[in-house]
RNA sequence: CCGGCAGUAGCUCAGGGGUUAGAGCGUCGUUCUUAUAAAGCGGGAGUCGGUGGUUCGAUUCCACCCUGCCGGA
Numbered sequence: 001c002c003g004g005c006a007g008u009a010g011c012u013c014a015g016g017g018g019u020u021a022g023a024g025c026g027u028c029g030u031u032c033u034u035a036u037a038a039a040g041c042g043g044g045a046g047u048c049g050g051u052g053g054u055u056c057g058a059u060u061c062c063a064c065c066c067u068g069c070c071g072g073a
Base pairs, nucleotide, nucleotide: 001072002071003070004069005068006067007066010025011024012023013022018056027043028042029041030040031039049065050064051063052062053061
C1' cells in the first nucleotide's frame, strides 16, 4: 500500500429496510433464609463506532473515515 471480517447494554452476542432494538450472563431491588448461597419475581442500563448519501422510512443498503483482527505484497 491492497483485500477480507468485525464494531449493537458492563461482558458475550442475535437482529440485515417497516415504527417501543432484544437474549444470556452480570448488576440493582424483592421473596425465601437466623444470615449467606441457590432458586423465583421485578427493574435500570443503548447517540446500534463516526460523518455523509439513498429511501416515505436506515441498526439494516452505499461511500468515506476511525478502531481491532486476519491475509497478500

The prediction has a mean pLDDT of 82. A computed fold for a 73-nucleotide RNA from an SAR202 cluster bacterium, annotated as transfer RNA. It matches the Rfam family "tRNA". The organism belongs to SAR202 cluster, within Bacteria. RNAcentral holds the sequence, with entries from ENA.